[in-house]
């Protein structure tokens, strides 16, 4: 000095005017209740404070808090996860290990339980593709026929699976012996099952030791099998007050053996009707609503994720609040606007800035 890798933070700043919704306190003027008072509670117009979109607010992909169905159990189907520990309220999320894989390397990925429970897939070529073989060849025996001999050539019956062929993939490797020619036939070594010690909490590792000639590969992101976990619906959920209308009106079914009861489907609880049509009236204020398993920083603990325990700080609109205008300054500014809240996760993103590491090249 370049090119990389993982983690952090920031989101145009100042200044002036004049505007927005929420909130505290106060002044005028009005209204309404009542216990008739500087009372409560609106309402209008002012002053004076205080705060007012995001790292993703976004997708609606997960978990959940809170409502409600509703008294709310048990099973079946179904669905979600799937390697060890641990963090959370919780998870398909996060930390940290292991173990594959890719990277010179810092790092980066994983849909990581089982194929010896079973049923599948995997053209074509190939002899033969999963308890899957003989096509060329090698070698034996017999018969013909050649030849100077050793032999060679053709048929018929056996061995063989070490050579070569096909194919992504072909009954463990390499080497030595042993055979008519071969083959873990056997034997060293290394692979692979198993057991055992030895380290770790475990997963799983090992220059370890011992038995075993030991494999019938792959594939469950194929169906399946195993373990674990699983109402359902969603602030437009609900709740409360007012106001009005018509406590209408037909029909078709059942009467505790029915019917309803918000994932199906049984049983089991509950509880007493249930569907359709025509026809009226209202649709307004309030609450839910913002103090949260929140934030942010300090200190302990812990490898981290995270917990403890101090400080300290907070947006509630409701057709939708934070905008304009002017000066400046400069890194010249992206992707973007809360609607009941939190936890991740996956997308878009201009520009700065920091810290740790890794790798190339130079110098000293």
């Nucleotide at each position: 000095a370049g090119a990389g890798u993982c983690g952090a933070c920031c989101a145009g700043g100042c200044a002036a005017u004049c505007g927005c919704g929420c909130u505290u306190u106060u002044a005028u003027a009005u209204u309404c209740u009542c216990u008739u008072g500087u009372a409560g509670a609106g309402u209008a117009u002012g002053a004076a404070g205080g705060g007012g979109a995001g790292g993703a607010a976004a997708g609606u992909c997960c978990g959940g808090g809170c409502u409600c169905c509703a008294u709310a159990g048990g099973g079946u189907a179904g669905a979600a996860c799937g390697c060890c520990a641990g963090a959370u309220a919780a998870c398909a999320u996060c930390u940290g290990g292991g173990c594959a894989g890719c990277g010179c390397g810092a790092g980066c990925u994983g849909a990581c339980g089982g194929c010896a429970a079973g049923u599948g897939c995997a053209g074509c070529a190939g002899a033969g593709a999963g308890a899957a073989g003989a096509c060329c060849g090698c070698u034996c025996u017999g018969u013909c026929a050649c030849u100077g001999a050793u032999g060679u050539g053709a048929u018929a019956g056996g061995g063989u699976a070490a050579g070569g062929g096909u194919g992504a993939a072909a009954g463990g490797g390499u080497g030595c012996g042993g055979u008519a020619a071969g083959a873990g036939c056997g034997c060293a070594c290394c692979g692979c099952a198993c057991a055992a010690c030895u380290g770790g909490u475990a997963a799983c590792a090992g220059u370890u030791u011992g038995u075993g000639g030991c494999a019938a590969g792959g594939u469950a992101a194929a169906c399946c099998c195993c373990g674990u976990u699983c109402g359902g619906a969603g602030c437009a959920a609900g709740a409360u007050c007012a106001a009005a209308u018509a406590g209408g009106a037909a029909u078709a079914c059942a009467u505790u053996u029915g019917g309803c009861g918000c994932g199906a489907c049984c049983c089991g609880c509950g509880u007493u009707g249930u569907a359709u049509u025509c026809g009226g009236g209202u649709a307004g204020a309030u609450c839910g609503c913002u103090u949260g398993a929140g934030g942010a920083u300090u200190a302990u603990g812990g490898c981290a994720a995270c917990a403890u325990a101090g400080u300290u700080c907070c947006a509630g609109a409701u057709g939708a609040a934070u905008g304009a205008u002017u000066g400046u300054c400069c890194u010249c500014g992206a992707c973007a606007g809360a609607a009941c809240c939190c936890g991740g996760c996956u997308u878009a993103u201009c520009g700065g800035u920091c810290g740790a590491c890794u790798c190339u090249a130079u110098u000293u």
Molecule: Bacterial RNase P class A
Organism: Cocleimonas sp.